[in-house]
Molecule: SAM riboswitch aptamer (S box leader)
Organism: Psychrobacillus insolitus
RNA sequence: UUCUUAUCAAGAGAGGUGGAGGGACUGGCCCUAUGAUACCUCAGCAACAGACAUUUGUGUACUGUGCUAAUUCCAGAAGCGUAUGCUUGAAGAUAAGAA
Numbered sequence: 001u002u003c004u005u006a007u008c009a010a011g012a013g014a015g016g017u018g019g020a021g022g023g024a025c026u027g028g029c030c031c032u033a034u035g036a037u038a039c040c041u042c043a044g045c046a047a048c049a050g051a052c053a054u055u056u057g058u059g060u061a062c063u064g065u066g067c068u069a070a071u072u073c074c075a076g077a078a079g080c081g082u083a084u085g086c087u088u089g090a091a092g093a094u095a096a097g098a099a
Stems, first nucleotide, its partner, number of pairs: 001099008013042005021031003025076004043068003048064003051060003072091001077088004
């Protein structure tokens, strides 16, 4: 990098460095000098895999990850509906496995 499977309506932020962009892409909408993105420190959330325990339902949060604005922020393609909208999908993200 590609493929397969599962999940994506819940949950969880402070400080420091630094100084202009950011929310994957496009459109919208929004965040941002009351300091974005990023990096570092500490803290927290979750429980995918391993580990441990187990009454085999699950639990703990030790290890490997992940995450801590807004439903994956909303939509994008198709179907249904007069319509607000609903369902499925695509794309994306994360985990585990495989090549």